Annotation
Predicted 3D model of a 1404-nucleotide RNA (small-subunit ribosomal RNA) from an uncultured bacterium. Rfam family: Bacterial small subunit ribosomal RNA. Gene Ontology terms of the family: ribosome and structural constituent of ribosome.
RNA sequence: AGUUUGAUCCUGGCUCAGGAUGAACGCUAGCUACAGGCUUAACACAUGCAAGUCGAGGGGAAACGGCAUUUUUAGCUUGCUAAGAAUGGACGUCGACCGGCGCACGGGUGAGUAACGCGUAUCCAACCUGCCCAUGACUUGGGAAUAACCUUGCGAAAGUAAGACUAAUGCCCAAUGAUAUUCCUAGAAGACAUCUGAAAGGAAUUAAAGAUUUAUCGGUGAUGGAUGGGGAUGCGUCUGAUUAGCUUGUUGGCGGGGUAACGGCCCACCAAGGCGACGAUCAGUAGGGGUUCUGAGAGGAAGGUCCCCCACAUUGGAACUGAGACACGGUCCAAACUCCUACGGGAGGCAGCAGUGAGGAAUAUUGGUCAAUGGGCGAGAGCCUGAACCAGCCAAGUAGCGUGCAGGAUGACGGCCCUAUGGGUUGUAAACUGCUUUUAUAAGGGAAUAAAGUGAGUCACGUGUGACUUUUUGCAGGUACCGCAUGAAUAAGGACCGGCUAAUUCCGUGCCAGCAGCCGCGGUAAUACGGAAGGUCCGGGCGUUAUCCGGAUUUAUUGGGUUUAAAGGGAGCGCAGGCCGGGUAUUAAGCGUGUUGUGAAAUGUAGGCGCCCAACGUCUGCACCGCAGCGCGAACUGGUGCCCUUGAGUACGCACGACGUUGGCGGAAUUCGCCGUGUAGCGGUGAAAUGCUUAGAUAUGGCGAAGAACUCCGAUUGCGAAGGCAGCUGACGGGAGCGCUACUGACGCUCAUGCUCGAAAGCGCGGGUAUCGAACAGGAUUAGAUACCCUGGUAGUCCGCGCGGUAAACGAUGGAUGCCCGCUAUUUGCGCAUUAGCGCAAGUGGCCAAGUGAAAACGUUAAGCAUCCCACCUGGGGAGUACGCCGGCAACGGUGAAACUCAAAGGAAUUGACGGGGGCCCGCACAAGCGGAGGAACAUGUGGUUUAAUUCGACGCAACGCGAAGAACCUUACCAGGUCUUGACAUUGAUCGCUAUUCCAAGAAAUUGGAAGUUCCUCUUCGGAGGACGAGAAAACAGGUGGUGCACGGCUGUCGUCAGCUCGUGUCGUGAGAUGUUGGGUUAAGUCCCGCAACGAGCGCAACCCCUAUCUUAUGUUACCAGCACGUUAUGGUGGGGACUCAUGAGAGACCGCCGCGGACAACGCGGAGGAAGGUGGGGAUGACGUCAAGUCAUCAUGCCCCUUAGGACCUGGGCUACACACGUACUACAAUGGGUGUCAACAAAGAGAAGCGAAGCCGCGAGGCAGAGCAAACCUCAAAAACACACCCCCAGUUCAGAUUGCAGGCUGCAACCCGCCUGCAUGAAGUAGGAAUCGCUAGUAAUCCCGAAUCAGAAUGUCGGGGUGAAUACAUUCCCGGGUGUUGCACACACCGCCCGUCAAG
Repeated sequence: AGUUUGAUCCUGGCUCAGGAUGAACGCUAGCUACAGGCUUAACACAUGCAAGUCGAGGGGAAACGGCAUUUUUAGCUUGCUAAGAAUGGACGUCGACCGGCGCACGGGUGAGUAACGCGUAUCCAACCUGCCCAUGACUUGGGAAUAACCUUGCGAAAGUAAGACUAAUGCCCAAUGAUAUUCCUAGAAGACAUCUGAAAGGAAUUAAAGAUUUAUCGGUGAUGGAUGGGGAUGCGUCUGAUUAGCUUGUUGGCGGGGUAACGGCCCACCAAGGCGACGAUCAGUAGGGGUUCUGAGAGGAAGGUCCCCCACAUUGGAACUGAGACACGGUCCAAACUCCUACGGGAGGCAGCAGUGAGGAAUAUUGGUCAAUGGGCGAGAGCCUGAACCAGCCAAGUAGCGUGCAGGAUGACGGCCCUAUGGGUUGUAAACUGCUUUUAUAAGGGAAUAAAGUGAGUCACGUGUGACUUUUUGCAGGUACCGCAUGAAUAAGGACCGGCUAAUUCCGUGCCAGCAGCCGCGGUAAUACGGAAGGUCCGGGCGUUAUCCGGAUUUAUUGGGUUUAAAGGGAGCGCAGGCCGGGUAUUAAGCGUGUUGUGAAAUGUAGGCGCCCAACGUCUGCACCGCAGCGCGAACUGGUGCCCUUGAGUACGCACGACGUUGGCGGAAUUCGCCGUGUAGCGGUGAAAUGCUUAGAUAUGGCGAAGAACUCCGAUUGCGAAGGCAGCUGACGGGAGCGCUACUGACGCUCAUGCUCGAAAGCGCGGGUAUCGAACAGGAUUAGAUACCCUGGUAGUCCGCGCGGUAAACGAUGGAUGCCCGCUAUUUGCGCAUUAGCGCAAGUGGCCAAGUGAAAACGUUAAGCAUCCCACCUGGGGAGUACGCCGGCAACGGUGAAACUCAAAGGAAUUGACGGGGGCCCGCACAAGCGGAGGAACAUGUGGUUUAAUUCGACGCAACGCGAAGAACCUUACCAGGUCUUGACAUUGAUCGCUAUUCCAAGAAAUUGGAAGUUCCUCUUCGGAGGACGAGAAAACAGGUGGUGCACGGCUGUCGUCAGCUCGUGUCGUGAGAUGUUGGGUUAAGUCCCGCAACGAGCGCAACCCCUAUCUUAUGUUACCAGCACGUUAUGGUGGGGACUCAUGAGAGACCGCCGCGGACAACGCGGAGGAAGGUGGGGAUGACGUCAAGUCAUCAUGCCCCUUAGGACCUGGGCUACACACGUACUACAAUGGGUGUCAACAAAGAGAAGCGAAGCCGCGAGGCAGAGCAAACCUCAAAAACACACCCCCAGUUCAGAUUGCAGGCUGCAACCCGCCUGCAUGAAGUAGGAAUCGCUAGUAAUCCCGAAUCAGAAUGUCGGGGUGAAUACAUUCCCGGGUGUUGCACACACCGCCCGUCAAG
């Protein structure tokens, strides 16, 4: 930093970024220097090498060489040379042997070991020490063997036996011998003590080796040193208590033995001790340290390379030799394994260097040299040395260098993506030009490392050293390095690009393939998968994996917590432990300071120096924070002494309480028994039933019995450590409080283990049992009901004794002490005042300051500020489970894990949504009414089915007479068939034409073929040019009612015309957020008023707009006609009028304005007057922030995808009109408030009209036809309004209701009514008699009912949209249903209750 949430704060885990590594794996790879390289099988090992040396200790002579002698042969012949043989230890030397020294070092490994093993400090008067150094003394005289060699055996071999000879610096004897050892005497000195014990004297015992030739090397005993070792002690040194007791040589003593030395190390005897909660014993794991990594540090983790120590050498045991071993390349025994074998018996030990096999993710050459450093032996030369120094392999680490540098734009080609099509990016990158040469390659030159020693010589001093000259010795290596030549020539990749985390686009894919460290990506526009382009980071490397530290204050000493997040033990007493008041004196353990020793080197660090630099190396200083010694100081802590009184305690007085234990007593109630009264029910529930009751219940009166619990008082009361405690009273016991002095003198606080107490339920034994009541039974409820409800009822509930030991045993808050503002109530006691009151102490409550806290909250009764002690916590689940142990009669309790799994789990608060939570309010929401639909027939839409097709969309409200204001063709998107392919349509277009139109033929048409025909517009210089139109190759492209409404725009529905939704500033809150907008009233309204840490504002509400209701005014035709005049059968018909109606404009009017009352003097409400209209008058338009991924890609527009001789286009025919069925919406009815006929006798409004409305007249029963006046309309037409009214008939029937269906005959539109139109006449006359569950609309000019018109339209409405006519009923009320608004409350919901989530079963 990421990750829990819608958002917030907190708690808390998980994860990442850093560094590191003896690493491994993947991709890639030019060079150099330095360092590193079996972490696994302490598994097994072929082969070679890793420890020898000394002839100046010895006897000797197997091999080699020279020499000498002899001899043979050859060249050749005195002689010389060469070869062979023999002899000679006289020589150089030397196998084997005796002897000396070494082999105990060096090298390897980490199995064991939790230990004086290691580290550090101290000690050894309790010890050893070869070689080396120093000092002084000595080195005398003898002797006996034995290997080798020789002989003879045995054996396959390894080996071995016997006999005989011989030497030594081998072995033995003797002499001498002390500053050695032992004994005796002695006893100075020392804290004077059990002890330590000096000087001096005496006695006993013990040595030696020679070599070579004159100078050394040796040898012996002694003392001291140095070096190396041995031993003892303090402190430190992993985990587990689900390991709590361990121990018999154990612990100690006396005396011995043994050892270099101390010691139960070993032994005999005696005693019974010793260790352990400060963790013994047991179990697991592990070599320790210097150091290394990390970290700010404190810490945590590690112990490879290098250095020190330890341990080990196939496993186990043992000793020998030796100065030193219980011995890696020695011996013996046992075991396992391997090998040889003649089967009798033998041999071996790479955890030395290489190397092999095996194991494993994984770790190198069977290399060179002793030149240097070092070691062994030697007088030395020298020999040996897989120690060591070098080289080889490996990016396995660190450091350094390089892969070029400069110029170079038409910003080339190509790639990629974007784009306003101009361009952008890769990119000065490339090409190209110039320059350089580290590196590379080739040829050449060419080190230091050599100091020293040996041999030879010279010189100086002098019993041996030094100096000089010269000679010789180099693995690495002809390497490093140097200069020269060639030529950019030989040299760049890996990971990543959603956030964390620097870096983005395209294509492919489509919850597939895949990615992923965490969160998480991928379901057709993936910056997260795969590829590409570009970019970022690092770079001879880059990533991944593993592990460690860090981040993680996430074990918290530094530096955390425990009311609710994990976490206070149920409570008290109290041993150990921890902590502890005041004064004074002393001490110096802690503490502080000074100094000394040590703290190996390496490492670290500072400075310098050396490799060209760096890494690296080297030198010097410092550090190494530790331990120990010796001083000094005395504040604090501790120890000790003496005091003090305030902490604590004791005594005395007063008062207090449901404190405990144990007796006695009381009344009410309950149940039961008996008696009486009394009669049919009682009881119980939401409603019932089981149950009781005529054998007399319930109810009621009386008497009696039993057991349990104690009404009122009673309380924010009191008491108790907690659990807990309640009638009255006695006895016994405990306690805090107050008051006052006296006494003790820190006697205190806390408390692991331990002990005691500990509700309810439960257990054992014995009583008791009235009520209630697990289990159980029955009745109900229910889908079921092993429950909730009811009727019964056993354990139990009660008492005594015992066990058990747990609870939400809670204030979810351990105890103690001190300190820190207040107000108020109350209990007990005291003081002062005495009407109220004030004060003190101890309790019990409430509200608050500061402060604290994540917040809620706490707040002198702290969760504040501090000190002390105890207990407990460290993500969720698994799990308080399993195992083990302890306790218990049992039930069970206590203690208490892991595997595995998740990325969260959680706390507090916020805003919403939700609640069969509560409050307030509204709405035809219910209720009150009226009328419907649901039943019938038909119309229409939908589903389903069918079909070649029945095109598509719409699906709760908010799809279903919806898109569609109108499918016979067309429409048309669907199907069949026939056709076209730059296309039916648009633009560009080389080229050509002058096109129109008409006719004929084929065909179902599209189309094809033919004929006739010459007629477009503008300008004109009459040549033509331009435009329109038509044809037209090729190519760009057209076209798509194909997909995606979950990619979109626009438009729309819905909540809802609901009253809400927000903002600025301020304030409050850590914050999300809150406030405002809540509250009191009021309103249709977040409408207004008042109040208020809010003050204002915006979108909504209202108003402004339109229609309508009244009036005024202006105008007055096509409208109107009161008065005047004319005229008609009649009519505003005419003159005229401008009054009225009406029309069109402009105004008025309504505002709670007026009055009264209520209200808070407000807002506002109620009533009244006036008024056409009264409290937004009625209606419309107008739809806030948003919700539903609501609807629409098929109105249109549009991204992306898809089709391109088809998914585009044309044509004919068919289909969208199908039909077992289901649903929605309408229409018509079922009739008498009706139907029919007649009287034509009435009364509208709003509209439409030129390819139109179409009058009158005539024809037809009618639809309609003929005909055509008038009218682009206040003029003409559609046009008849109908219900209504009046008269007559019908008389309750499937009818004179209803009209479906069907037949016949016609009409109209239209190319065309078969599929598939409408209308008319005649005839036919179906269902239907008021509609189940459930359900819809409507509050007034409304419902209901009655007609009229229009759009679409050739024709085709029961639909839709408008218009008017007639014209009701009801609203008590807001309990309930539905929807909505607003406060509040709960919440584990936020995809928001259609949520979340638990258990069982089944399948995988």